The RNA shown here (transfer RNA) has 74 nucleotides and comes from a Kiritimatiellia bacterium. Rfam family: tRNA. Rfam links the family to the GO term triplet codon-amino acid adaptor activity. By type it is a transfer RNA.

RNA sequence: GGGCCCUUAGCUCAGUUGGUCAGAGCUGGAGUCUCAUAAUCUCUAGGUCGCAGGUCCGAGUCCUGCAGGGCCCA
Numbered sequence: 001g002g003g004c005c006c007u008u009a010g011c012u013c014a015g016u017u018g019g020u021c022a023g024a025g026c027u028g029g030a031g032u033c034u035c036a037u038a039a040u041c042u043c044u045a046g047g048u049c050g051c052a053g054g055u056c057c058g059a060g061u062c063c064u065g066c067a068g069g070g071c072c073c074a
Stems, first nucleotide, its partner, number of pairs: 001073007010026004019057001027045005050066005
């Protein structure tokens, strides 16, 4: 220098063909239960969907550029 893949909550990740809410588990907080702790169960806290543009009635999803990470080639 070239090619491919990834980037979504504090962490690990889902998110189908663009469509009516952006989610799960873990974690944190409160409660339940217990003599007490843990576990269970309930509620709850949580997001610039990496950044900037574009297309579209509508973008996490499609297109372009950039940034970070990984693999391969040179």